[in-house]
Context: one part of a larger RNA
RNA sequence: GAAUGAACGUUGGCGGCGUGGAUUAGGCAUGCAAGUCGAGCGAGAACCGAGGAAGCUUGCUUCCGAGGGGAAAGCGGCGAAAGGGAGAGUAACGCGUAGGGUACCUACCUCUAGGUCUGGGAUAGCGGCGGGAAACUUCAGGUAAUACCGGAUAAUGUCCCAGGACCAAAGGUGCGAUUCCGUCUAGGGAUGAGUCCGCGUCCUAUUAGCUUGUUGGUGGGGUAACGGCCUACCAAGGCUACGAUGGGUACCGGGCGUGAGAGCGUGGCCCGUCUCACUUGGACUGAGACACUGCCCAGACACCUACGGGUGGCUGCGGUCGAGAAUCUUCCGCAAUGGACGCAAGUCUGACGGAGCGACGCCGCGUGCGGGAUGAAGGCCUUCGGGUUGUAAACCGCUGUCAGUGGGGUGGAAAUCUCAUGGGGUUAUCCCCAUGAGUUGACCUAUCUUCAGAGGAAGACCGGGCUAAGUUCGUGCCAGCAGCCGCGGUAAGACGAACCGGUCGAACGUUAUUC
Numbered sequence: 001g002a003a004u005g006a007a008c009g010u011u012g013g014c015g016g017c018g019u020g021g022a023u024u025a026g027g028c029a030u031g032c033a034a035g036u037c038g039a040g041c042g043a044g045a046a047c048c049g050a051g052g053a054a055g056c057u058u059g060c061u062u063c064c065g066a067g068g069g070g071a072a073a074g075c076g077g078c079g080a081a082a083g084g085g086a087g088a089g090u091a092a093c094g095c096g097u098a099g100g101g102u103a104c105c106u107a108c109c110u111c112u113a114g115g116u117c118u119g120g121g122a123u124a125g126c127g128g129c130g131g132g133a134a135a136c137u138u139c140a141g142g143u144a145a146u147a148c149c150g151g152a153u154a155a156u157g158u159c160c161c162a163g164g165a166c167c168a169a170a171g172g173u174g175c176g177a178u179u180c181c182g183u184c185u186a187g188g189g190a191u192g193a194g195u196c197c198g199c200g201u202c203c204u205a206u207u208a209g210c211u212u213g214u215u216g217g218u219g220g221g222g223u224a225a226c227g228g229c230c231u232a233c234c235a236a237g238g239c240u241a242c243g244a245u246g247g248g249u250a251c252c253g254g255g256c257g258u259g260a261g262a263g264c265g266u267g268g269c270c271c272g273u274c275u276c277a278c279u280u281g282g283a284c285u286g287a288g289a290c291a292c293u294g295c296c297c298a299g300a301c302a303c304c305u306a307c308g309g310g311u312g313g314c315u316g317c318g319g320u321c322g323a324g325a326a327u328c329u330u331c332c333g334c335a336a337u338g339g340a341c342g343c344a345a346g347u348c349u350g351a352c353g354g355a356g357c358g359a360c361g362c363c364g365c366g367u368g369c370g371g372g373a374u375g376a377a378g379g380c381c382u383u384c385g386g387g388u389u390g391u392a393a394a395c396c397g398c399u400g401u402c403a404g405u406g407g408g409g410u411g412g413a414a415a416u417c418u419c420a421u422g423g424g425g426u427u428a429u430c431c432c433c434a435u436g437a438g439u440u441g442a443c444c445u446a447u448c449u450u451c452a453g454a455g456g457a458a459g460a461c462c463g464g465g466c467u468a469a470g471u472u473c474g475u476g477c478c479a480g481c482a483g484c485c486g487c488g489g490u491a492a493g494a495c496g497a498a499c500c501g502g503u504c505g506a507a508c509g510u511u512a513u514u515c
């Protein structure tokens, strides 16, 4: 000098874009953060109600009720493995880079070929008898499906002793289905994963030896898949001074800071992997997890309890306590982008889009402009003549940025959807195209304009040398200053104050850290 996720001191007008729990991976009240589909299924509350009946107080009450309606719950499907957070662990094929596979899987999407025939038994919801403070739950009854299970069909699939053997399916919408939405089988694609290998990847020898599933083989098991991955037997190997093993520290990369570069330092925000989800262990479901807001066991902690027993997991968004030098709102919206589900309308979305707070950073703008004295007053200095503050002020003229006030107005919006018209795809409930009309903004805003009026907007540090900028007074090795050299013991340009000056400027200094 440059830099920072900074903090502290003094000061503080506006805007844009960024950015903000670095410490206790400490504990958490409360709300929200993952649902959706009635065009898979049965059932169906509230409510509306044509009409009917009874009672009488003759216009009300009670009851029944075709039909409409569709809440909560349930079965089933898809999603919940994404998105979001954090960096505790990890020195490792974890990451980076370059490759391998005759050793692999892949839901949704897409292409090609073929199929979708025929039967059955349950179960939740529900109604019934119960248990329990609650959480929840036993029993027996009965019902549906794109839930579950048989039979048929069977190759381009799988196995094979090459003869043969084996394996599937579900319907829905609709007046109407080979044709739309689904479903099954096989083969490709795309995407996403798993796996193997070369090379690279911090400090320590005041850590020198380490290893028994250890190293290899055979048989078997297991996995989507190779493999001591696991197991039985056999052999005695394997690693190491080119640093094994142990100890310490640390997520890694793209990048970022600095530097002429080489390098050194670093990994916050954003992007790509990895790992974690109160602390350990475990599997289930599934295309995919050993699963942040799923399950089971154990533990610590906290809460409820009728003392028998139960419940919970903010390293999601806000918020709270604690510790700390220190880090924000218990905000608005799904309008946009993206995601889940759905034929769709749409629903959900603390992802995301926005607003709020903080000079935390960078950038931009303003705090006025012109004139104005042989130079007011006041301050300070003085050789007492004057000098300086200083065109600075007052005063005169002007302008109207920003902020303020009122009004207009553009964009972020194009889709989707509805309606109408026309055209194409042989058929079609489906798809595509064109035109016109209608529909959608949480929040922000370009820009124009009305009004008023210099009005609302300047400080911080420094002045001995390094280093730009000095005088007076006070103090008297005291009080104090200080980055280094050093100042202060009676005229201190170095302490404190005043005046004056210098630098930067909505900031200026200090501290910490890196180059």
Stems, first nucleotide, its partner, number of pairs: 001515004006511005013365006019358002026321003031317002035078003040075002047068002051064006085276003094201004099196002105192001109189008117151004126141001128139001130137002157166003171181002202248003209239003214236008252272003255266004278299002281296002301312004329355001331354003337351001338349004368398004378389004402456001404451001406449003411444002417438009459504005464485003470499005480487002
Molecule: small-subunit ribosomal RNA, 5' domain
Organism: uncultured prokaryote